[in-house]
The part of an RNA shown here (small-subunit ribosomal RNA, 3' major domain) has 476 nucleotides and comes from Picea glauca. The RNAcentral record of the full RNA draws on SILVA. The coordinates come from a structure-prediction model, not an experiment, and the mean pLDDT is 83. Its Rfam family is "Bacterial small subunit ribosomal RNA".
Context: one part of a larger RNA
RNA sequence: UGACGGGGGCCCGCACAAGCGGUGGAGCAUGUGGUUCAAUUCAAUGCAAAGCGAAGAACCUUACCAGGGCUUGACAUGUCGUGAAUCCUCCUGAAAGAGAGGAGUGCCUUCGGGAAAAUGGACACAGGUGGUGCAUGGUUGUCGUCAGCUCGUGUCGUAAGGUGUUGGGUUAAGUCCCGCAACGAGCGCAACCCUCAUGUUUAGUUGCCAGCAUUGAGUUUGGAACCCUGAACAGACUGUCGGUGAUAAGAUGGAGGAAGGUGAGGAUGAUGUCAAGUCAUCAUGCCCCUUACGCCCUGGGCGACACACGUGCUACAAUGAACGGGACAAAGGGUCAUGACCCCGUGAGGGAAAUCUAACCUCAAAAACCCGGCCUCAGUUCGGAUUGCAGGCUGCAACUCGCCUGCAUGAAUCCGGAAUUGCUAGUAAUCGUCGGUCAGCCAUACGACGUUGAAUCUAUUCCCGGGCCUUGUACA
Numbered sequence: 001u002g003a004c005g006g007g008g009g010c011c012c013g014c015a016c017a018a019g020c021g022g023u024g025g026a027g028c029a030u031g032u033g034g035u036u037c038a039a040u041u042c043a044a045u046g047c048a049a050a051g052c053g054a055a056g057a058a059c060c061u062u063a064c065c066a067g068g069g070c071u072u073g074a075c076a077u078g079u080c081g082u083g084a085a086u087c088c089u090c091c092u093g094a095a096a097g098a099g100a101g102g103a104g105u106g107c108c109u110u111c112g113g114g115a116a117a118a119u120g121g122a123c124a125c126a127g128g129u130g131g132u133g134c135a136u137g138g139u140u141g142u143c144g145u146c147a148g149c150u151c152g153u154g155u156c157g158u159a160a161g162g163u164g165u166u167g168g169g170u171u172a173a174g175u176c177c178c179g180c181a182a183c184g185a186g187c188g189c190a191a192c193c194c195u196c197a198u199g200u201u202u203a204g205u206u207g208c209c210a211g212c213a214u215u216g217a218g219u220u221u222g223g224a225a226c227c228c229u230g231a232a233c234a235g236a237c238u239g240u241c242g243g244u245g246a247u248a249a250g251a252u253g254g255a256g257g258a259a260g261g262u263g264a265g266g267a268u269g270a271u272g273u274c275a276a277g278u279c280a281u282c283a284u285g286c287c288c289c290u291u292a293c294g295c296c297c298u299g300g301g302c303g304a305c306a307c308a309c310g311u312g313c314u315a316c317a318a319u320g321a322a323c324g325g326g327a328c329a330a331a332g333g334g335u336c337a338u339g340a341c342c343c344c345g346u347g348a349g350g351g352a353a354a355u356c357u358a359a360c361c362u363c364a365a366a367a368a369c370c371c372g373g374c375c376u377c378a379g380u381u382c383g384g385a386u387u388g389c390a391g392g393c394u395g396c397a398a399c400u401c402g403c404c405u406g407c408a409u410g411a412a413u414c415c416g417g418a419a420u421u422g423c424u425a426g427u428a429a430u431c432g433u434c435g436g437u438c439a440g441c442c443a444u445a446c447g448a449c450g451u452u453g454a455a456u457c458u459a460u461u462c463c464c465g466g467g468c469c470u471u472g473u474a475c476a
Base pairs, nucleotide, nucleotide: 001476002475003473004472005471007470008469009468010467011466012465013464015460019423020422021421022420023419026314027313028312029311030310031309032308033307034305035304042053064300065299066298067297068296069295070294073125077124078123079121080120081119082118086103087102088101089100090099092097107114108113127289128288130287131286132285136283137282138278139277140276141274143272148187149186150185151184152183153182154163155162156161167178168177169176193266194265195264196263198234199233200232201231202230203229204228208223209222213220237260240254241253242252244250303442316416320375323372324371325370326369332363333362334361342351343350344349387408388407389406390405391404392403393402429452431450432449433448434447435446
């Protein structure tokens, strides 16, 4: 000087407390461990691994296993030779691969040849998702959006180092003020950026419709007011008033205002810590393989199942289930696509097909909600697992191993032990919608969008984590 303390002081955080909803019990989905296996590819392992890499494993993917094949190789450059390229047929085979036959002769040319693409040989070499993340770059997590981390000059100390950065206040903040052997500065904080909330101006098509006509319908004239959409500006700064404070920084109450003291959310992550993660995104040193640890193919596996753990979904019902009728979003996607209307089918879906490269057409039905009758507390008209049969769709192909539909079947579970978790407001809870990946889909995941919409906290004693000062130390 740090680190540590079941030392002290001050302070903060959904850290506790106060509350609301969960997990832990059930069934299922999914990931992991373990076990099994020819293989169940690999990586990730307290917080910070475990719905994680994977924004989508039937083949492919695919790295694993079995079998069948190739050896200058699936891919690149150079050298030599052949014939254009390309297409068709036969044969063997599970395919890959191996073998045989035929068609075809293009472009430029100084007629020597050349270009492009193909094929054969020999070698230089290719190739490796093989090892090492404890050789590395890059990138990411974490403490933590915590308020810290440093430097120049000066000065103090023999030096390591100190001071500044401590102190009195204050703040979300090393934020600001005052004081001070310090005076300044940098990286962080804040602001600058994006979205949302208000208004003005401008622009009105595909969007809008007040008045005037019009229609089944903003449908058509018409309008530019409103809504909305795009752009540009304005606006919030403790600016203003009162008391408070040290005449400061500030804090407190009020006015006005769409918004008030960081307005709400996002992006933004200092010096460093964990030899944290990643050699399987990529790059890369070294080591290793080179008729194989490389490459191609068929089939299998990554989907196994006594069990254990994590994350979720659905429930256990009457604040409900099923039935009939009625209403209200936002944000997205769409041309190898979204696919209306109509017809067929109980349905998944099928037929045929308009419009739309989209504020135009379409996916599209929003659902909780409201109204009505019914069920009356039961393992039930709750719950839907499991299983049987019959179908539909995608796709060469749904056996291992897809999704969906109909009929039948109708398991456990009656609110969950110890323990544990999220959340402070348009939040939790609740209800649906969309997207990426994608032929299809194991999505109950992930990311986004809106609907309905609470309770509690004015305390810091205690648990956990963190910041500053101080103290002790046989630790570095």